[in-house]
Context: one part of a larger RNA
Molecule: small-subunit ribosomal RNA, 5' domain
Organism: uncultured organism
RNA sequence: GGAUGAACGCUAGCGGCAGGCUUACACAUGCAAGUCGAGGGGUAACAGGUUCCUUCGGGAAUGCUGACGACCGGCGCACGGGUGAGUAACGCGUAUGCAACCUUCCUGUAUCUGGAGGAUAGGCCUUGGAAACGAGGAUUAAUACUGCGUAAUAUUAUAUUAUCGCAUGGUAAAAUAAUCAAAUCUACGGAGGAUACAGAUGGGCAUGCGUGCCAUUAGCUAGAUGGUAAGGUAAGGGCUUACCAUGGCGACGAUGGCUAGGGGUUCUGCAAUGAAGAUCCCCCACACUGGUACUGAGACACGGACCAGACUCCUACGGGAGGCAGCAGCGGGGAAUAUUGCACAAUGGAGGAAACUCUGAUGCAGCAACGCCGCGUGAACGAAGAAGGCUUUCGAGUCGUAAAGUUCUGUUAUAGGGGAAGAAGAAGUGACGGUACCCUAUGAGAAAGCCACGGCUAAUUACGUGCCAGCAGCCGCGGUAAUACGUAAGUGGCAAGCGUUAUCC
Numbered sequence: 001g002g003a004u005g006a007a008c009g010c011u012a013g014c015g016g017c018a019g020g021c022u023u024a025c026a027c028a029u030g031c032a033a034g035u036c037g038a039g040g041g042g043u044a045a046c047a048g049g050u051u052c053c054u055u056c057g058g059g060a061a062u063g064c065u066g067a068c069g070a071c072c073g074g075c076g077c078a079c080g081g082g083u084g085a086g087u088a089a090c091g092c093g094u095a096u097g098c099a100a101c102c103u104u105c106c107u108g109u110a111u112c113u114g115g116a117g118g119a120u121a122g123g124c125c126u127u128g129g130a131a132a133c134g135a136g137g138a139u140u141a142a143u144a145c146u147g148c149g150u151a152a153u154a155u156u157a158u159a160u161u162a163u164c165g166c167a168u169g170g171u172a173a174a175a176u177a178a179u180c181a182a183a184u185c186u187a188c189g190g191a192g193g194a195u196a197c198a199g200a201u202g203g204g205c206a207u208g209c210g211u212g213c214c215a216u217u218a219g220c221u222a223g224a225u226g227g228u229a230a231g232g233u234a235a236g237g238g239c240u241u242a243c244c245a246u247g248g249c250g251a252c253g254a255u256g257g258c259u260a261g262g263g264g265u266u267c268u269g270c271a272a273u274g275a276a277g278a279u280c281c282c283c284c285a286c287a288c289u290g291g292u293a294c295u296g297a298g299a300c301a302c303g304g305a306c307c308a309g310a311c312u313c314c315u316a317c318g319g320g321a322g323g324c325a326g327c328a329g330c331g332g333g334g335a336a337u338a339u340u341g342c343a344c345a346a347u348g349g350a351g352g353a354a355a356c357u358c359u360g361a362u363g364c365a366g367c368a369a370c371g372c373c374g375c376g377u378g379a380a381c382g383a384a385g386a387a388g389g390c391u392u393u394c395g396a397g398u399c400g401u402a403a404a405g406u407u408c409u410g411u412u413a414u415a416g417g418g419g420a421a422g423a424a425g426a427a428g429u430g431a432c433g434g435u436a437c438c439c440u441a442u443g444a445g446a447a448a449g450c451c452a453c454g455g456c457u458a459a460u461u462a463c464g465u466g467c468c469a470g471c472a473g474c475c476g477c478g479g480u481a482a483u484a485c486g487u488a489a490g491u492g493g494c495a496a497g498c499g500u501u502a503u504c505c
Stems, first nucleotide, its partner, number of pairs: 001505004006501005013375005020367001025331001027329001029328003034075003039072002042068002046066003049062005082286003091211008101203002106199008114148001116146002124137005154179005160173005184191002212258003219249003224246008261283004265276003288309005311322004339365001341364003347361001348359004378408004388399004412446001413442006422432001449494005454475003460489005470477002
């Protein structure tokens, strides 16, 4: 000098853009993941229709219709959002491989979608409990569940041919046998379902190289290293088990300890380096702490389940409930970091045939000069060089064209009027927002501070003080004329900021 997710002191007019952390501390309250009635049984609420009754207010019945609470079922909830605790690791980065793999939804191709059964939620009846939540009985539906039929380019077994490969082996062709499928709804337009192959997308696994500090850590290892067999997995593998062998790693740093999410990038520097890993993007890990699996295409699952633990809350003392490292917000900690806001209008996501519903993702607004950028605080003329301050060698010098005064301007401000684009080309649909922007009026009016002035380092005098009070980044100032302390005037620097502190280069 540059930089910062900064803080502190003094000061402060506006706008645009971006960012807003400490205790992975504990959390009141609200919201953050639902949707589909064109899968189903149905009808708690609302609205309509019909019927009946009526004291004309209304009431009752009826799923008939729009719709729809709870329920079964489907899809989603594995995305999006947060955090950085753990992790020195194939975690990440980069480059490869899978002849060892999976992939809901989407696209293409081919072929199917026949027939049957038994239940169970809900509703009904009875009943336990303070509650959370249940128990029993009869009854009921489905695109829920289970058999049957059919089926190959699927899987398995048997044997064959051709061809290719670095090995295990792969690919293609045809044969025989066995095994496995489906679901319907409809407004008749469609929407679905099953199997196989292929694509796309997303993932899984393996490997080379790279990726902190300490040797005042030198030896480490028993599923440990390898083999055979079996199991397990979507899949290779000590991944697991049995048996066998005794290996494997290590000064090219094993093992241990400490620290740490990694990268794209960011800061600095001419560069080489060095430092950092906020925002944005990619990957990983985690979701009160530890463990476990279930469901599913996908989780060992932040707002799912179970178990254990700590903590908090409710309780009728028998027993229960909870998890903000989602968005706001509260307490606490701290030098320190915001609103319990608006909207789904746009973009994107989930469900749906759609209308649409949901969406604290997102779009916006609010708060704080936290940062970067831009604008303003007026312009021209104006010497009696006014008054006043300060200094003075008492002549004057300086603040200083500065002020006053004259003439203007209207960025900004205030008031009034108009008023968008963003909407996706029929119409309609805007949270932001009566915002941005435009016009008119008013009137220089409402808008400058902070630090420094001994040298480094741009900028000096007076008074006060008298090794005191104080200053200070270093050198050092102060003990009676202090350009170094304090005040004033002047000057210098930067400017809606300025200075200090902290940290990095």